[in-house]
Context: one part of a larger RNA
Parts: sequence; C1' cells; structure tokens
RNA sequence: AGCACACGGUGGAUGUCUUGGCGUCUAGAGGCGAUGAAGGACGUGGGAACCUGCGAAAAGCCACAGGGAGCUGGUAACCAAGCUGUGAUCUGUGGAUGUCCGAAUGGGGCAACCCAUCCCCUUUGGGGAUACUCAGGCCUGAAUGCAUAGGGCCUGUAGAGCGAACGCGCAGAACUGAAACAUCUAAGUAUGCGCAGGAAAAGAAAGCAACAGCGAUUCCGUCAGUAGCGGCGAGCGAACGCGGACCAAUCAGCAGAGCGAGUGAGCCGGCUGGAAAGCCGGGCCAGAGAAGGUGACAGCCCUGUAACCGCAAGCUGAUGUGCCAUAGAGUAGACUCGGUCUCGUGAAACCCGGGUUGAACAUGGGGGGUCCACCCUCCAAGGCUGAAUACUCCUAGACGACCGAUAGUGAACCAGUAAGGCGACUGAACGAUGACAAGCACCGCGACGAGCGGAGUGAAAGAGCACCUGAAACCGUGUGCUU
Repeated sequence: AGCACACGGUGGAUGUCUUGGCGUCUAGAGGCGAUGAAGGACGUGGGAACCUGCGAAAAGCCACAGGGAGCUGGUAACCAAGCUGUGAUCUGUGGAUGUCCGAAUGGGGCAACCCAUCCCCUUUGGGGAUACUCAGGCCUGAAUGCAUAGGGCCUGUAGAGCGAACGCGCAGAACUGAAACAUCUAAGUAUGCGCAGGAAAAGAAAGCAACAGCGAUUCCGUCAGUAGCGGCGAGCGAACGCGGACCAAUCAGCAGAGCGAGUGAGCCGGCUGGAAAGCCGGGCCAGAGAAGGUGACAGCCCUGUAACCGCAAGCUGAUGUGCCAUAGAGUAGACUCGGUCUCGUGAAACCCGGGUUGAACAUGGGGGGUCCACCCUCCAAGGCUGAAUACUCCUAGACGACCGAUAGUGAACCAGUAAGGCGACUGAACGAUGACAAGCACCGCGACGAGCGGAGUGAAAGAGCACCUGAAACCGUGUGCUU
C1' cells in the first nucleotide's frame, strides 16, 4: 500500500409526515378613492429586535349585540404592573381618533421634506381655508355703442388616482409559414392608448328567404372544413336552414339559501405497553361509521358530523314574452380612393370611411350578389332595453386515480426576502428532539473554555437543541492475509 472482516466518523439520500401549494366545481362579491384610495415612511408596548395590530386618543377609545372565565397579539420565555361575574380578554355591527408621503390638491421638492398667505379661538399653541378642470348660478367687463371675449365670487359626496382577468373602440408590428421571397401568412395577434361595466357589446328588420315561409339581439351544437377565397401556393374559410340556452312588467302560492343556538350513544373488565384508541370478553347509538385531535389504530374521550329549531332578506308556479319619440337631407345614390365581409378587384353586389357631387318624399324608397323586367320582402338617414354569454385580484365551502420539501407557487421557514446590477431588472437557500422540556440539577478533568467522563430525566440520549430515520461517495481505528 492493496484486499477482507469488524467498529466508527463525516454526509444528508431514503422512508414516513405536513403547516404550504396546485387544480376543479358551487355560491358570494365584482370595486376602492378629495369624507383623501391602493401602496408606503415614521412612530406606537413597563423592559421591545422583527412580524402583526394600531396612529400623538397609536397591540388601542366609545355604543349596542353575542359570549361566559380567564386575560394583557406572535417569535417567546422571564420579570414588573394590572384588568376581570359592576361580565374582562374575545367575536360581530356601527361610531371616534387617524402623524407624514402618495391622485396629493396652498407654493416648492431629490416621496415621507422645505417654505407660505388669510380667518377663528388664543397661553408657548390649536382649528379651518387656499391646486386644476368641468357643470350650475351670480357679479363684473375690453378693443366697440349694445354685446361678446376675458376676469372674479359662490355652490357641487362632480372629475382626477389605483385595481387580476373579461369588454368596446382608436392605432397597430415582426419573427414565423410559404421548405428562398415580394402578393399572401403570422394577425387585426402581440403591443400602445382611450373608455367603461359587473358584465360589456349587440338588439326589435330599409333583415333573411324563395313563390313555401321565418320573425330583435346574444351564446352553444350542427350545417362544415361544406359553398367559396387563394403567387388557386402556403393557407384562409362562411351563411341559409335545423336543434337548443334565454325571453324583464303582473298575479298567486310556499318556506328554498345565510347567520346563530341547542341536541346522541357510552366503556367497562382483563392482557401487552412509557402511554390503549391495539388484542381478548361483554355492551350501546346510528337521519350521526365525514373529518380532525387525544402518549400506538377511538362511531360511543374532545371538537364535530346527520337531523332539528329561531331570525329577517327570497324561491316556485301561472300569465305575459320588447319599448320610447314620430314618416329623420348635404342623407340615400353616383364618381374616385381605401377598408371590411369566405370574397386578394374580380362580373363584385351588400356594409364602413376620406374627397368631389347629390335625389325622391309612401302615387315614394331600400334590398333580394354586376345589370334589366316581373315578383317577393322590408321602411335607412332618432333613441333605450333584462336574460341566456365572458372573466376571477378577492370571500366562503366542497372535492381531487394532484405535489409531498431538488416536488408543489419563485416563496411550507419573517420571500419578491438575502444577494447581484448605475438601472430596467434578476433572484435563492433554509421543514421534522420528545407524548410532555421532563432541554441534563449535582460532581470530576479542562483555560472561571470548547469538549468529555459520571450522575440524573425519559420508553429510548446510539432522541442532547450540529437533535426522527440516517444510504452512498469520502476519512479513520482494530484484526487477519498478501506484497
């Protein structure tokens, strides 16, 4: 040095677990904000670092209601001082207070700071007002006579800002695909901006259809990858029709969801064990054998669960199944240039827009895919409209052939933290003693150490805060064999 065996160290895999996630469904809610939001800064406790709460009235104040014995939030004990059956702590509702920044709004500003003016009460001090825009009212008021513009004042719970997706509109790419690429595609997507609502938008036929008829809109299935469009390439892609969802006023009936409270059975005996819920024997309840906890696995120990009760808002059925105002002109149409529809200019209608023009008046007008006739159908150029539909930042509940700490959210742990970056931004890791801290009194060695040895606790300390289990790599000690 190698190999083998034994015993260790290190390390943190594996197993088991779950405080945290993920997904689906059902309800609710769908906004907050100048009465100052969202988000923050700084404070605030007897001793107070952080989190949580709160705001100089500062882990809180007041009222009502619930509740009924302990309480002074958490990490997190300890000490001090207190509160509480005259009902505390706690829960719900309402109110008070609510520093400074932030739309931030008296002016300024490098956010949480600086500097003001006026009025009132007045004791150093305290309170209030003072941004801009819009709307309404009033007073003034030029050039310029009346006016108007402009200016000023008052009033307004007016607007402003924030917020995840869903909606409508305006603007609008490229990569890519076409096996290159330009029309085309990607795609009216991403993105930017504006404006909302709990939904939005659309909506009551100048519509479809085809000689039979239907009867607003929206959404779903089908029609159908059809008819079509298309360097007829890549690819794009309907409608009619049919089947469904839905279809608000009003009337009648009933007690469906939320909150709160109460209610069951009985467990004994023995055995093992640290501990019984385990095993053996014997019982009981069940509209409740969902679940969680309790020193191992509990229907009957605890919390609960099914069912029942109280309270005020609502559901079910019938009927019904749009309205308002009155014949809408620089409008319809034409020409030209664009856009949108399955339609890439095509024979290209219909619809929308820029420019130039420009009717008729129900004895009229639009449409039925160039155009004409017949026929059919509807009445533009005014407006409103619930439901069926979309979504989930948020609240509650239920569920899962979802994850189980390199997984599942980036985040189970004080995480958008530590850390990196001038910045935009990027962005981790870290769970488990034990049933109970009973967290090793006391003694010895040692540096008044670290650590160790005794002793003690405990079922276990080879569970000792580097703590469940404790794999491998890696490092040792001992013995044997080989060289």